[in-house]
RNA sequence: GGGCGUGUAACUCAGUUGGUAGAGUGCUCGCUUCGCAUGCGAGAAGUCAUCGGUUCGACUCCGGUCUCGUCCA
Numbered sequence: 001g002g003g004c005g006u007g008u009a010a011c012u013c014a015g016u017u018g019g020u021a022g023a024g025u026g027c028u029c030g031c032u033u034c035g036c037a038u039g040c041g042a043g044a045a046g047u048c049a050u051c052g053g054u055u056c057g058a059c060u061c062c063g064g065u066c067u068c069g070u071c072c073a
């Protein structure tokens, strides 16, 4: 330098015919306990890497850039 893939909550990851984004763990509060753990209930937390384009509407489609992984040279 080129090919392919990847980027979504603090972490690990879902999210297809384009229609207002979810789970588990963790965190906060409450119940349970003498207290803790477990268990149960509730809640907070997202510019969907970034910049443009298409569209009435984009995590999703198209293009540029960047991160990381992998292969080739």
Base pairs, nucleotide, nucleotide: 001072002071003070004069005068007066010025011024012023013022019056027043028042029041030040031039049065050064051063052062053061

Transfer RNA from Lachancea lanzarotensis, 73 nucleotides, folded computationally. RNAcentral holds the sequence, with entries from ENA, GtRNAdb and Rfam. Model confidence (mean pLDDT): 82 of 100. A source record names the gene tRNA-Ala-CGC-1-1. RNAcentral records the identical sequence in 2 taxa. Rfam family: tRNA. By type it is a transfer RNA. Its family is annotated with triplet codon-amino acid adaptor activity in the Gene Ontology.